[in-house]
Predicted 3D model of a 1521-nucleotide RNA (small-subunit ribosomal RNA) from Penaeicola halotolerans. It was read from a public genome assembly. Rfam family: Bacterial small subunit ribosomal RNA. Rfam links the family to the GO terms structural constituent of ribosome and ribosome. The coordinates come from a structure-prediction model, not an experiment, and the mean pLDDT is 82.
RNA sequence: ACAAUGGAGAGUUUGAUCCUGGCUCAGGAUGAACGCUAGCGGCAGGCUUAAUACAUGCAAGUCGAACGGGAUUUUGAACUUCGGUUUAAAUGAGAGUGGCGCACGGGUGCGUAACACGUAUGCAACCUACCUUUUACAGGGGGAUAGCCCGGAGAAAUUCGGAUUAAUACCCCAUGGUAUCAUUGAGCUGCAUGGUUUAAUGAUUAAAGAUUUAUCGGUAAGAGAUGGGCAUGCGUCUGAUUAGCUAGUUGGUAGGGUAACGGCCUACCAAGGCAACGAUCAGUAGGGGUUCUGAGAGGAAGGUCCCCCACACUGGCACUGAGAUACGGGCCAGACUCCUACGGGAGGCAGCAGUAGGGAAUAUUGGGCAAUGGACGAGAGUCUGACCCAGCCAUGCCGCGUGCAGGAAGACGGCCUUCUGGGUUGUAAACUGCUUUUAUCUGGGAAGAAAACGUCUCUGCGGAGAUAACUGACGGUACCAGAUGAAUAAGCACCGGCUAACUCCGUGCCAGCAGCCGCGGUAAUACGGAGGGUGCAAGCGUUGUCCGGAUUUAUUGGGUUUAAAGGGUGCGUAGGCGGUUAAUUAAGUCAGCGGUGAAAGACUACAGCUCAACUGUAGCAGUGCCAUUGAUACUGGUUAACUUGAGUAUUGUUGAGGUAUUUGGAAUUUAUAGUGUAGCGGUGAAAUGCAUAGAUACUAUAAGGAACACCGAUAGCGUAGGCAGAAUACUAAGCAAUAACUGACGCUGAGGCACGAAAGCGUGGGUAGCGAACAGGAUUAGAUACCCUGGUAGUCCACGCUGUAAACUAUGAUUACUCGGUGUUGGCCUGAAUGGGUCAGUGCCCAAGCGAAAGCGUUAAGUAAUCCACCUGGGGAGUACGCUCGCAAGAGUGAAACUCAAAGGAAUUGACGGGGGUCCGCACAAGCGGUGGAGCAUGUGGUUUAAUUCGAUGAUACGCGAGGAACCUUACCUGGGCUAGAAUGUGAAGGAAUGAUGUAGAAAUAUGUCAGUCAGCAAUGACCUGAAACAAGGUGCUGCAUGGCUGUCGUCAGCUCGUGCCGUGAGGUGUUGGGUUAAGUCCCGCAACGAGCGCAACCCCUAUCUUUAGUUGCCAGCACGUCAUGGUGGGGACUCUAGAGAGACUGCCUGCGCAAGCAGAGAGGAAGGAGGGGAUGACGUCAAGUCAUCAUGGCCCUUACGCCCAGGGCGACACACGUGCUACAAUGGUAGGUACAGAGGGUAGCGAGCUAGCAAUAGUGAGCCAAUCUCAAAAAGCCUAUCUCAGUUCGGAUUGGGGUCUGCAACUCGACCCCAUGAAGUUGGAAUCGCUAGUAAUCGCGCAUCAGCCAUGGCGCGGUGAAUACGUUCCCGGACCUUGUACACACCGCCCGUCAAGCCAUGGAAGUCGGGUAGACCUGAAGACAGUAACCGCGAGGAGCUGUUUAGGGUAGAACUGGUAACUGGGGCUAAGUCGUAACAAGGUAGCCGUACCGGAAGGUGUGGCUGGAACACCUCCUUU
Repeated sequence: ACAAUGGAGAGUUUGAUCCUGGCUCAGGAUGAACGCUAGCGGCAGGCUUAAUACAUGCAAGUCGAACGGGAUUUUGAACUUCGGUUUAAAUGAGAGUGGCGCACGGGUGCGUAACACGUAUGCAACCUACCUUUUACAGGGGGAUAGCCCGGAGAAAUUCGGAUUAAUACCCCAUGGUAUCAUUGAGCUGCAUGGUUUAAUGAUUAAAGAUUUAUCGGUAAGAGAUGGGCAUGCGUCUGAUUAGCUAGUUGGUAGGGUAACGGCCUACCAAGGCAACGAUCAGUAGGGGUUCUGAGAGGAAGGUCCCCCACACUGGCACUGAGAUACGGGCCAGACUCCUACGGGAGGCAGCAGUAGGGAAUAUUGGGCAAUGGACGAGAGUCUGACCCAGCCAUGCCGCGUGCAGGAAGACGGCCUUCUGGGUUGUAAACUGCUUUUAUCUGGGAAGAAAACGUCUCUGCGGAGAUAACUGACGGUACCAGAUGAAUAAGCACCGGCUAACUCCGUGCCAGCAGCCGCGGUAAUACGGAGGGUGCAAGCGUUGUCCGGAUUUAUUGGGUUUAAAGGGUGCGUAGGCGGUUAAUUAAGUCAGCGGUGAAAGACUACAGCUCAACUGUAGCAGUGCCAUUGAUACUGGUUAACUUGAGUAUUGUUGAGGUAUUUGGAAUUUAUAGUGUAGCGGUGAAAUGCAUAGAUACUAUAAGGAACACCGAUAGCGUAGGCAGAAUACUAAGCAAUAACUGACGCUGAGGCACGAAAGCGUGGGUAGCGAACAGGAUUAGAUACCCUGGUAGUCCACGCUGUAAACUAUGAUUACUCGGUGUUGGCCUGAAUGGGUCAGUGCCCAAGCGAAAGCGUUAAGUAAUCCACCUGGGGAGUACGCUCGCAAGAGUGAAACUCAAAGGAAUUGACGGGGGUCCGCACAAGCGGUGGAGCAUGUGGUUUAAUUCGAUGAUACGCGAGGAACCUUACCUGGGCUAGAAUGUGAAGGAAUGAUGUAGAAAUAUGUCAGUCAGCAAUGACCUGAAACAAGGUGCUGCAUGGCUGUCGUCAGCUCGUGCCGUGAGGUGUUGGGUUAAGUCCCGCAACGAGCGCAACCCCUAUCUUUAGUUGCCAGCACGUCAUGGUGGGGACUCUAGAGAGACUGCCUGCGCAAGCAGAGAGGAAGGAGGGGAUGACGUCAAGUCAUCAUGGCCCUUACGCCCAGGGCGACACACGUGCUACAAUGGUAGGUACAGAGGGUAGCGAGCUAGCAAUAGUGAGCCAAUCUCAAAAAGCCUAUCUCAGUUCGGAUUGGGGUCUGCAACUCGACCCCAUGAAGUUGGAAUCGCUAGUAAUCGCGCAUCAGCCAUGGCGCGGUGAAUACGUUCCCGGACCUUGUACACACCGCCCGUCAAGCCAUGGAAGUCGGGUAGACCUGAAGACAGUAACCGCGAGGAGCUGUUUAGGGUAGAACUGGUAACUGGGGCUAAGUCGUAACAAGGUAGCCGUACCGGAAGGUGUGGCUGGAACACCUCCUUU
């Protein structure tokens, strides 16, 4: 400098992640509709549905300057019977003949998939009234007819007959050309047929007048303009579950017809024409300019405006005309409506209004021709629902307004709140000042109008110029001015995330919301209301539709190993693509230029309405098409060559390549014979089965069928399926070497053809083994299965079909390129190598790169190219229907309705596994003792009850809360009472307090009597009563609103963090690995280095010693004393007490080990490897437990769900369970004697001693607030005696009687004592619990609670005092690593199918009801064409008749398509239905694919295949050393 001005995402699959993929949202638009709301104006728009039916009015007429006439009215005249009549002039309605128009304008979108439309060409194959221009002409004649008049038919519409009449109506004659036709000649010219010019001859055909005398009109011909007609290239929806269509069909010749070409029509001849580049058929649809959207490419639409087309009640037909097959013309047929005198007639709003109907839905039966435009006319003018205006509607776009400024006591009210307060609404209001757009009133007041006509002038006579006047529906509207006064004017939606905007109340999975995800089950920012806020605003939301976002159909711009997706494999047609060199051409391609691409619209600039919307002017654009000129690199065509692609040849070589035939041995089975005897066989264990009629076993012989051990191998061959003893024959292929031959002959490959495991089918064989189905036996709850015994099809062969598999490398074919390493197969070369090189295969590991990742990686899933196939959310469904193939089974092709918001891939962390590995624990095992059986105690369930208060419920509830229910406790029940309440505080007032004693009552309570009269000087104080008031109270609910506390996993060894590193990420690493430990304890290694909470240690008790101290403890020695006793003096030695220390650390030795550490009857030591015990409980799990310990949010009760009292209940009792005690006896019971603890308690207490009692206990009472006194006797033990194996001298339940003690009170409901009674029970089924040493077992003692005690419970204390552990296979629990997973509420998971119920859409179906379409046959209107004599006409011609064609109608059959339907099939959906358990873990029989059979169902079995199977072992390969 040029070009360009433009492209955003989010939510939702998961515990989390990345990806794939759908669904949804944010934007814009609309002829819209609906809800709520509404002040004004401008500009635009307004039946999208029933092309349904239409009342009423209007929408096309005009011309008297073409014509015949003329009602009426006016005037004059005449006559008159005064009713009127006649005549002249003017006027000129209505109707008629004629001309022009009616083919325009206006409406609609039915039909039409077509030269209909768009675009670009052509017509040498055409027409064109009115208009412009040019040339020429207009002479003569004739007969009718409408009207009018008369008469007739008819209800009417209408029509018939007669008489008479005109024309710019009609006819004849003449004239005539550059018109038309025929023939002949010449020139010029074109892409072909041909065109054009000219000359000659022959034939045919014209005309109209009007009149104001100036024009208008007429005829023929040429040219132009305008408008049309025809033809052609290209473009123009969906379906192949529509594949073949076509007889005037395609072409030719001849003729006809047309304005014109043409099968347009007819006759004849030929047999063509179209189609996979989609014919035909079916469905849908007017096309374009443009509109919406989009960055664009595209996608969708075609309303208003413009262009074209088609249609005018439905169908057909022609006439007239320049033009129509004619919206407001005609004929016929049909449907419908109306009139009717029943004979017959009339009609066509998809013109403007309007009506009915339909519908979610779309306006006035308005004004005017003033303007613009149109028809006619000479003109005035008439007509014009075209048009211009007005009315209705927020339907859209645009503009304006609803006020502005000040104003804090931050008012009142509302809402919220942590509540004497604060926040917010909010400068918002009030209040003060200002303004007046709008509104109301008053006044003024447009532009749109300039002409035509007329008059005058000039004129070349066509016209030009000048000039006065007239004309406005809108409309007294727009606009302007003045006055008044904040005066007249704000709503709608939303506020969980996406998405801007938050609180309270109500509700309680209800009512409801929801675009997606999703909210709501008592603390809802999600429902409803309110306050507040956000967004837009005269609108705001909702709904429908289109584009966008969606790169989610991908040309721009996607994919196919595992997410959806590579055809089972090859050959090959069409098509697509294609090696090297040269020449030529110029189709593609590129560039220049010309034409076109209507206007409007879009864009840009400027301008006009006060702005804008809107409108005007100009410019640009219009990416397209056509024509033309050039360029020639590339692609294409043609020609000539080349050898590297491809093929051929020769030589060599390889192999389970194929087909056919022959042949071999091992084994199984069977048969025969022999030996031989009672079992065999089979399984987890069995049974069925076989066997004394001799099996199994062994031997021999024979028969027959099928398959080929070893070799054998991630070895080989083949396109794939697939191929394995050996030999032979035939045959195919690959590879290598040579570089001899051809010379691009190539690649891919829609359709097509061929091949194609297993199963299956047909025919005929064969059948040893195996073996669907089937039978039997087991297993099991069942077992249509897994296991077993049999066994048919089948497996085998031949021929024929089928045509599918996880036909897989889940990876199409071909070509080229891109680091390496290491095996192996077959060749070749080599300098001789255990080597190197090379070609073709076949494996593994890896660089770059790719990938969502896993992974792939010269055998690509890398980088590129060509061609084919396939995919587009899950389910429905590879289903239905249709078609093709098949004998059948079935295969191929292949939807929709409906339904869900996911379905899915890879990887991550957990959890889980009837996966694996390692390890631990009284987990098992080895032992000891129990429980489960009995009686009783106690707790629980259940039942009962007025109440049996409540809670705890696998482990982790059940001698638990409760460490102590007769009343109380007590929460429950019955009854009686109280209501600011039973307690506490403040408290006016009153009174001392207090004691004693009555009455009623079950008591609470109520009501009396007597005594008493406090301290202090006082103020006042202590105590009692106590009004009002403020604070009550609740063991009522929610442990799923909570705090605190607790249980459990578990005293298990784990749980995490910082930084770094790895990974797109979730995450990983660290924490894994090798060892070791009780331990994530420690050591070593290591992309990790460190750290925290846990472990351990620090704390307490205990075991040894030392030291200090020495009373209440102790007593060796000394002394005193006693029957005796540390009783006394004294002593500190000892025991002991209780303070302080020491001690143990693998420190030492040996062995092993790198180390950590382990081992040793090691040493030493009181104690040895954590000495024993306790306290101590990581991150977390179980919505674990507790609202009834306590605290506490919310809810609930308030003469009661609160409080007091009496009695009852918590203690019930067909039953079931848990925890215990006592036993069943002799290792014992009983009686007598006798010994030794520790730790605790004690003044409302322990209570010695003495006395009484058989005893419980009573009386009395020393001592003791405790190392002093006391409970207190320890018991088992030891000694002696007795019992002698029994329901006992075992056992003590139960019951009777008598007592004691506590306590107001032992009835419900206490303990103890004595006498008597003397039950079950003789060691306990299945099952199950505790314990590893001072432990189990056994023995007694103490304490808390407590008046007493239901304590056999709980918590402690000591005495006596064992057994066993080989070991980790198994059960249970736990830890770590690894593996699989469809689980994540996490295996108590997930999940499949039948059946049953409800709802929904859909397939089939006897039938039934339609719809459009085609062909066949019959009939056949109008019209057209053809023929024709008789009838009419002078004639031209017409009528009539006949034939052809044809709308419509009818008949029969077939195809297509739709509705409905008894019955029937499957499918989908739906918190808690039934049966099983198929799949996910090795899912408990690995799963899956194809096929066949079977079964309530998932499914099972056979056969072949796959790994998308776990585990273990082995082999091979790779990596590392």